[in-house]
Molecule: transfer RNA
Organism: Candidatus Omnitrophota bacterium
RNA sequence: GGGGAUGUAGCUCAGUUGGAAGAGCACUUCGUUCGCAACGAAGGGGUCGCCAGUUCGACUCUGGUCAUCUCCA
Numbered sequence: 001g002g003g004g005a006u007g008u009a010g011c012u013c014a015g016u017u018g019g020a021a022g023a024g025c026a027c028u029u030c031g032u033u034c035g036c037a038a039c040g041a042a043g044g045g046g047u048c049g050c051c052a053g054u055u056c057g058a059c060u061c062u063g064g065u066c067a068u069c070u071c072c073a
Stems, first nucleotide, its partner, number of pairs: 001072007010025004019056001027043005049065005
């Protein structure tokens, strides 16, 4: 330098031909306990890597770009 893959909550990851974002763990509060753990209930947390385009509508499609991993030279 060229090809490929991945990027979504604090972490690990879903999101099925475009209709507006979720799970598990973690965190906070409450109940149970003398207290902790465990269990139960409720709750908070996201510019979907970034910029633009297409569309009534984009995590999803298109182009560019950044980061990580990988292959070739």